The prediction has a mean pLDDT of 85. Predicted 3D model of a 116-nucleotide RNA (SAM riboswitch aptamer (S box leader)) from a Gemmatimonadota bacterium. Rfam family: SAM riboswitch aptamer (S box leader). Rfam describes the family as follows. The SAM riboswitch is found upstream of a number of genes which code for proteins involved in methionine or cysteine biosynthesis in Gram-positive bacteria.
RNA sequence: AUCUCAUCGAGACCGGCUGAGGGACAGGCCCUUCGACGCCGGGGCAACCUGGAGCGCGUGGCAGCGCUUCAAGGUGCCAACUCCUGCGGCGGGCCCGUUCCGCCGGAAGAUGAGUC
Repeated sequence: AUCUCAUCGAGACCGGCUGAGGGACAGGCCCUUCGACGCCGGGGCAACCUGGAGCGCGUGGCAGCGCUUCAAGGUGCCAACUCCUGCGGCGGGCCCGUUCCGCCGGAAGAUGAGUC
């Protein structure tokens, strides 16, 4: 970096260094000198992959598959639903609009597993 699949309303913070930005993009809204982002150390969350345990299906026996569980290893994550909206459809409201509220789907993004 390409494509595919799965998930995204839950969960989880302290210390040190630094010093002005950050929340992907755009608009909004928000966080931030009572110290952002980042880096380092420690802690934690979660259960995608590996691994362990149990149960079931399956097999001649393996393999394989499903569910539950543990959290050792590989990632990931620890403000706000992916912070909200962006495109389309539907329902409702009214001041009848490029409007407001809600629902569904999509796009984009993030993470994992696989793939080139």